[in-house]
RNA sequence: GUCCGGACCCUGUCGAUGGGUACGGUUCGAACCGGGUCAGGCCGGGAACGGAGCAGCCCUAAGAGCAUGGAUUCAUGCGAUGGACGCCCGGGCCCU
Numbered sequence: 001g002u003c004c005g006g007a008c009c010c011u012g013u014c015g016a017u018g019g020g021u022a023c024g025g026u027u028c029g030a031a032c033c034g035g036g037u038c039a040g041g042c043c044g045g046g047a048a049c050g051g052a053g054c055a056g057c058c059c060u061a062a063g064a065g066c067a068u069g070g071a072u073u074c075a076u077g078c079g080a081u082g083g084a085c086g087c088c089c090g091g092g093c094c095c096u
Base pairs, nucleotide, nucleotide: 001093002092003091004090005089006088008086010083011082012081013080014079015078016076017075018074019073020072021071023069024068025066026065027064028063034059035058036057037056042051043050044049
């Protein structure tokens, strides 16, 4: 100097683990400025009825939880497999 093998470093793909995000499931969730139904009371009416409509109840919005499914993304002194430069270790050959 060159070839081969290996280690380190960097990195691709797949998996594993952990985190984030939105979606799906489910629960809670609006005095009034959401909807429905509107007791009482109020208003109109001779009356029958009608009207607006608070509370309550129901549904849900914003939002907040629960557990989990796959998706996506980030990370890893985890595993499998592959790759580039560099550097280190070992061996062969050649030159000096």
Description
The RNA shown here (Bacterial small signal recognition particle RNA) has 96 nucleotides and comes from a Planctomycetota bacterium. The organism belongs to Planctomycetota, within Bacteria. Its Rfam family is "Bacterial small signal recognition particle RNA". Rfam describes the family as follows. The signal recognition particle (SRP) is a universally conserved ribonucleoprotein involved in the co-translational targeting of proteins to membranes. Gene Ontology terms of the family: SRP-dependent cotranslational protein targeting to membrane, signal sequence recognition and signal recognition particle, plasma membrane targeting. The literature on the family includes a 2016 paper in Proc Natl Acad Sci U S A by Righetti et al., "Temperature-responsive in vitro RNA structurome of Yersinia pseudotuberculosis". By type it is a non-coding RNA gene. The family is grouped with related families in Rfam's "SRP clan".